Predicted 3D model of a 74-nucleotide RNA (transfer RNA) from a Chlamydiia bacterium. Lineage of the source: Bacteria > Pseudomonadati > Chlamydiota > Chlamydiia. The prediction has a mean pLDDT of 81. Its Rfam family is "tRNA". By type it is a transfer RNA.
[in-house]
RNA sequence: CGGGACAUAGCGCAGCUCGGUAGCGCGGCUGUUUUGGGUACAGUAGGUCGGGGGUUCAAAUCCCUCUGUCCCGA
Numbered sequence: 001c002g003g004g005a006c007a008u009a010g011c012g013c014a015g016c017u018c019g020g021u022a023g024c025g026c027g028g029c030u031g032u033u034u035u036g037g038g039u040a041c042a043g044u045a046g047g048u049c050g051g052g053g054g055u056u057c058a059a060a061u062c063c064c065u066c067u068g069u070c071c072c073g074a
Stems, first nucleotide, its partner, number of pairs: 001073007010026004020057001028044005050066005
């Protein structure tokens, strides 16, 4: 320099194909159980979906651009 992948909750990821209420596991908090802790069970909180712009009635999802990480080639 050229090509490609990824960026979503504290952590690991799904959802993108086919636009229509943002989810799962672990973790956190509360409660029950226990002498206490752990386990188990029940409940609950936590997200401007990497930044900006565009298309659309509606964008995590489509388009453009930027940033960061990684891979391949030279």